Context: one part of a larger RNA
RNA sequence: AACGAACGCUGGCGGCAGGCUUAACACAUGCAAGUCGAACGGUUGUAGCAAUACAGCAGUGGCAGACGGGUGAGUAACACGUGGGAACCUUCCUAGGGGUACGGAACAACUCAGGGAAACUUGAGCUAAUACCGUAUACGUCCGUGAGGAGAAAGAUUUAUCGCCCUUAGACGGGCCCGCGUCGGAUUAGGUAGUUGGUGGGGUAACGGCCUACCAAGCCUACGAUCCGUAGCUGAUCUGAGAGGAUGAUCAGCCACACUGGGACUGAGACACGGCCCAGACUCCUACGGGAGGCAGCAGUGGGGAAUCUUGGACAAUGGGCGCAAGCCUGAUCCAGCCAUGCCGCGUGAGUGAAGAAGGCCUUAGGGUUGUAAAGCUCUUUUGCCAGGGACGAUAAUGACGGUACCUGGAGAAUAAGCCCCGGCAAACUUCGUGCCAGCAGCCGCGGUAAUACGAAGGGGGCUAGCGUUGUUC
Numbered sequence: 001a002a003c004g005a006a007c008g009c010u011g012g013c014g015g016c017a018g019g020c021u022u023a024a025c026a027c028a029u030g031c032a033a034g035u036c037g038a039a040c041g042g043u044u045g046u047a048g049c050a051a052u053a054c055a056g057c058a059g060u061g062g063c064a065g066a067c068g069g070g071u072g073a074g075u076a077a078c079a080c081g082u083g084g085g086a087a088c089c090u091u092c093c094u095a096g097g098g099g100u101a102c103g104g105a106a107c108a109a110c111u112c113a114g115g116g117a118a119a120c121u122u123g124a125g126c127u128a129a130u131a132c133c134g135u136a137u138a139c140g141u142c143c144g145u146g147a148g149g150a151g152a153a154a155g156a157u158u159u160a161u162c163g164c165c166c167u168u169a170g171a172c173g174g175g176c177c178c179g180c181g182u183c184g185g186a187u188u189a190g191g192u193a194g195u196u197g198g199u200g201g202g203g204u205a206a207c208g209g210c211c212u213a214c215c216a217a218g219c220c221u222a223c224g225a226u227c228c229g230u231a232g233c234u235g236a237u238c239u240g241a242g243a244g245g246a247u248g249a250u251c252a253g254c255c256a257c258a259c260u261g262g263g264a265c266u267g268a269g270a271c272a273c274g275g276c277c278c279a280g281a282c283u284c285c286u287a288c289g290g291g292a293g294g295c296a297g298c299a300g301u302g303g304g305g306a307a308u309c310u311u312g313g314a315c316a317a318u319g320g321g322c323g324c325a326a327g328c329c330u331g332a333u334c335c336a337g338c339c340a341u342g343c344c345g346c347g348u349g350a351g352u353g354a355a356g357a358a359g360g361c362c363u364u365a366g367g368g369u370u371g372u373a374a375a376g377c378u379c380u381u382u383u384g385c386c387a388g389g390g391a392c393g394a395u396a397a398u399g400a401c402g403g404u405a406c407c408u409g410g411a412g413a414a415u416a417a418g419c420c421c422c423g424g425c426a427a428a429c430u431u432c433g434u435g436c437c438a439g440c441a442g443c444c445g446c447g448g449u450a451a452u453a454c455g456a457a458g459g460g461g462g463c464u465a466g467c468g469u470u471g472u473u474c
Stems, first nucleotide, its partner, number of pairs: 001473003005470005012346006018339002020304001025302003029299003034063003039060002042057006070257003080181006088174002093170008101135004110125006141150003155162003183229003190220003195217008232254004236247004259280005282293004310336001312335003318332001319330004349379004359370004385410005393401001418463005423444003429458005439446002
């Protein structure tokens, strides 16, 4: 000098920021991912005689749930940083070229009949589609040396559009490989059999021992392999004249994880936090047969701890998902609440006022000091209080914040000062009490009867809504 700090005493206001560093411990409750009727059949309600119109609902189907949000357990590694590389993929988006023809069979919903305490589930029958399947066609596309072969589509509506399929290029995003850099230990010296390389095959979007069969015997290592310990990495942050040292909270980029371990499915993308399956531990329900769950999302609870907040408001803005749109959803986000946790700003009054009141303290008893300090007199009104007006952020409309910020007026010195220290280091001294006691202490050291070092008082010094102490780093 600094801090995501804590503790003690104290505490007026505002702005901006920050707020579980410990148990990746366990979690009650609510919310955090839906949306589309302009893909589809059905169904409910309202109006109507009806056609129909409007509003909703579970299901099939599409897109999104791989983003956004959290955490740092693991990881010493191509994880990260930086600079390169070739054998790859990319929904949605943009641009170019071409197409959108003809058919078919099902399954939910629904109805009927069952099973179960429940979660849920079985059988039979009916049905639609932008769900599924077949045929046709193919500028360009793929395979093949070639001849030749292969592969597509879906419609909807308010008639203006939105879609669908093939293909080329781009953009965006990602996968992979390599050089260099990246903590401590040698009281860890040898390690390695898919191990190192080759050939054939498989697999992947793609290269590759990635996998497999065979062949060879290699490969790494004192320039520290292997093993052990510790640790997310970076931009940056703190300190320092710098070199360096320490750190990796908030914000941003990357990585990893989602009760623990394993696995795949779907998909352009996951081996998927609020998806699935299996195993395990734990918790809960049960009619004992069987089931349900996963806050390292936002709040909140218990526990641990020196220690870290509200079970708040709104989608108004920014952004995201779906939708032609209207719109719906969004604990992302924007705001508000709590906390002197930090930084910054302001205030707690200003002027005048005695050779100097009273009181306190000291005294050589003369006086000195507190001290212009108070009182008194004259003013001011920041902040706070009361009253009135009242935004920007928003565009034609729409403001959670918020009757907030801000402006005007009114009353009234009124509502507002503490903490540490005073032996030396180190700014600041006396009296009383105590008597190696009680105590102080960062170091040196004080205290055993005149203690500037303990306790109190008066006085003084320092900082100030803070001041000290402790911890940690430079």